[in-house]
């Protein structure tokens, strides 16, 4: 002196929430605070999760609107039928909304990477 480690001292950072602030938002940033954390220091590179926005190219559900079928469903009438509403089945167009896909962005105290550093017992 490195590499593994994490007993010990010196020390550090600072989660929830609280206040201000900045952002459409996720979430940053200052203060106050401390569950925690040997890299909880930097770094969005692959994941994961979150947000903002495109599209209708995909799937679902909702719902106008059509048709069947239902009086062991309800109401009314001119009563074995009609009309309305209700309930099952099909259809179903735009429309909202969820997912999927694109984009943009956050999150490093969500993992993997990547770079740095402070002490030195076993």
């Nucleotide at each position: 002196a490195c590499c593994a480690c994490g007993a010990a001292a010196c020390g550090g950072c600072a989660a929830a929430c609280c206040c201000g602030u900045c952002g459409u938002g996720a979430g940053g940033c200052g203060g106050g605070g401390a569950c925690g954390c040997a890299a909880a220091a930097c770094c969005a590179c692959g994941g994961g999760u979150c947000u903002c926005g495109a599209u209708u190219u995909g799937c679902c559900a909702u719902c106008a609107c059509c048709g069947u079928c239902g009086u062991a469903g309800a109401a009314c009438g001119u009563u074995u039928c009609g009309u309305u509403c209700c309930g099952u089945c099909g259809g179903g167009g735009c429309a909202u909304g969820a997912c999927a896909u694109c984009g943009a962005g956050a999150u490093g105290g969500c993992c993997g990477g990547g770079u740095u550093c402070c002490c030195g017992a076993a």
A computed fold for a 122-nucleotide RNA from a Planctomycetota bacterium, annotated as c-di-GMP-I riboswitch aptamer. Its mean pLDDT, the model's own confidence on a scale to 100, is 80. It was read from a public genome assembly, where an Rfam model found it. Of the family's consensus pairs, 95% are formed in the model.